The prediction has a mean pLDDT of 76. Predicted 3D model of RNase P RNA and transfer RNA as a complex of 467 nucleotides.
RNA sequence: UUAGAUAACCGGAUGGCUGCCUUUAUUUAUGUGUAUAGAUUGAGGAGGAAAGUCCGGGCUCCACGGAAACAUGGUGCCGGGUAACACCCGGCGGGGGUGACCCUAGGGAAAGUGCCGCAGAGAGCAGACCGCCGGUGCAGUGUUGUUCACCGGUAAGGGUGAAAGGGUGUGGUAAGAGCGCACCGCACCACCGGUAACGGUGGUGGCAUGGUAAACCCCACCAGGAGCAAGACCAAGUAGGAGCGGCAUGGGCCGUUAGUCCGUGCCCGAUUUUGGUUUCCGAAAACGCCGCUCGGGUCGGUCGCACGAGACACUCGGUGACGGGUGUUCGAGAUGAAUAGUCAUCCCCUACUUCGGUGGGGACAGAACCCGGCUUAUAGGUUAUCUAGCGCU
RNA sequence: GGCCCGGUGGGAGAGAGGCUAUCCAGAGGAUUGCAAAUCCUUGCACAGCGGUUCGAAUCCGCUCCGGGCCUCCA
Repeated sequence: UUAGAUAACCGGAUGGCUGCCUUUAUUUAUGUGUAUAGAUUGAGGAGGAAAGUCCGGGCUCCACGGAAACAUGGUGCCGGGUAACACCCGGCGGGGGUGACCCUAGGGAAAGUGCCGCAGAGAGCAGACCGCCGGUGCAGUGUUGUUCACCGGUAAGGGUGAAAGGGUGUGGUAAGAGCGCACCGCACCACCGGUAACGGUGGUGGCAUGGUAAACCCCACCAGGAGCAAGACCAAGUAGGAGCGGCAUGGGCCGUUAGUCCGUGCCCGAUUUUGGUUUCCGAAAACGCCGCUCGGGUCGGUCGCACGAGACACUCGGUGACGGGUGUUCGAGAUGAAUAGUCAUCCCCUACUUCGGUGGGGACAGAACCCGGCUUAUAGGUUAUCUAGCGCU
Repeated sequence: GGCCCGGUGGGAGAGAGGCUAUCCAGAGGAUUGCAAAUCCUUGCACAGCGGUUCGAAUCCGCUCCGGGCCUCCA
């Protein structure tokens, strides 16, 4: 210097003016007061993802005597961290890259079941289509070879397929074949290293066990369900519920019944409205009206709701995730939903330029109970360490 | 704000690992004097990206889009 790798960070800055939300203090009005409304003043006011709602927790209610099992769902190399996790850290195995480094849903396929279309001879206790080799027969020939048919051997070669039951070489053989041997791979055993995953060395075995579990399944571990519109409290009505009392649902008798309830039953007493008024007479009135008490609860309001696995600094332990200690600090809380607008100077990008400037633009996106993660979106920029190539000293 | 479903031609709608059916609509042709109906032929699809697998519309993950439900008491 060019091209990269990894980790961390910023996410326009400062000031003026005018507004919005929350809130401290003072004060004014109403009010007994809590409080409500206004004014002045001070303080605070979006994010790294507030997003997707994909995981894990806190919190709340419901269910539940305890424990275990089953079902269902999830997780899945090993060790550690954590409140917990599917997250994070450190390793192991596998794969990629010249390298820094990156990716990895990575238990079990000799417990069982299913599937492997098309092609192909054969696709799951493998398989002779072509080829190769041997034998017999016929033709042909005279003696080998060749052609055809049949029988048999053969998985080295061709061909099919994603996949054809170890690979390379050599010996061997009629041709071949782990049939023998060497190396590699695989399985098993022993020893050594490591907490472990696993690695290394040696020996034994001619090789058995195709793939698929983000197919059912098996094994180990985890999980009760719902979610702040959870839930708690206050509480308007000519709304609606319950209880008591009153109004003729009154009292007595009879009938019925085991007894009540009940009855077009009888007697006594007798309210209100209405037929214009009074007496008489007639009609109507109960799933109703009035009063008191009580609880639930709609509209609405308050809490939940901002002190918490909190933030920052220093320090100790640990390779690290993280944990311990000390000190400082309180930094949004809306609810048809505030967090904004504008001006000036500067910063960055960009177009034009008479090089003085002028114009345009500033990513993704916005809290809604709160945390820990993951994933996705993101203009532009900064820092540190490392790798490879080239050049110079 | 929370919870839960779905996405296959222009419109409906099956397929749940092995060439994506079927109906309506569209285009061309036949038939007809011209049309309708009918017949024949034909074009057009798995929301997007990545993974598992020999192979994905289907299984898994992420993203996008569309839709539905919700107070309290009984």